[in-house]
């Protein structure tokens, strides 16, 4: 440097739900909250989903799968 995750240490994020705001919506954003995560950091490039629309098409979403990219430790 790369791979790897542990009865390791310092941390981190934060589901469902409630409450306020926003959005036509899916859904986002701040408080509460912890279901859980070795990237549950970013990222809409390629699927599933879901949302507006008569279509054509626009949109959402990263805690659905896959992809690109950046990070903390170091028993093994």
């Nucleotide at each position: 440097a790369c791979c790897a995750g542990a009865u390791a240490a310092a941390g981190c994020c934060a589901a469902a739900c409630c409450c306020g705001c926003u959005g036509u919506g899916a859904g986002g954003c701040g408080g509460g909250g912890a279901c859980g995560g070795a990237a549950a950091g970013c990222u809409a490039c390629g699927g599933a989903u879901c949302u507006c629309g008569g279509a054509a098409g626009a949109g959402a979403c990263a805690g659905c799968c896959g992809g690109g990219u950046u990070g903390c430790c170091u028993a093994u």
c-di-GMP-I riboswitch aptamer from Desulfonema magnum, 76 nucleotides, folded computationally.
The sequence was found by an Rfam model in a public genome assembly.
Its mean pLDDT, the model's own confidence on a scale to 100, is 89.